[in-house]
RNA sequence: GGGCCUAUGGUUUAGUGGCAGAACACGGCAUUCGCAUUGCCGGGACGGUGGUUCGAUUCCACCUAGGUCCA
Numbered sequence: 001g002g003g004c005c006u007a008u009g010g011u012u013u014a015g016u017g018g019c020a021g022a023a024c025a026c027g028g029c030a031u032u033c034g035c036a037u038u039g040c041c042g043g044g045a046c047g048g049u050g051g052u053u054c055g056a057u058u059c060c061a062c063c064u065a066g067g068u069c070c071a
Stems, first nucleotide, its partner, number of pairs: 001070007010024004018054001026042005047063005
């Protein structure tokens, strides 16, 4: 320098064009003499900029970051 893959809450991830889900973690309440466990409730996310589309996490381009292969 080039090819390919990946990027979604703090972490691990689901979601192939139409309301962004789950688990763990975190906060509150209940339970307990207290802690743990358990139950209920709650806050928090689509890497960035453009394009296509009535509508984009999803499709396309570029950029950024990571991984991998070639030189």

The prediction has a mean pLDDT of 84. The RNA shown here (transfer RNA) has 71 nucleotides and comes from a Patescibacteria group bacterium. The source organism's lineage runs through Bacteria and Bacteria candidate phyla. The sequence was found in a public genome assembly. Rfam family: tRNA. It is annotated as a transfer RNA.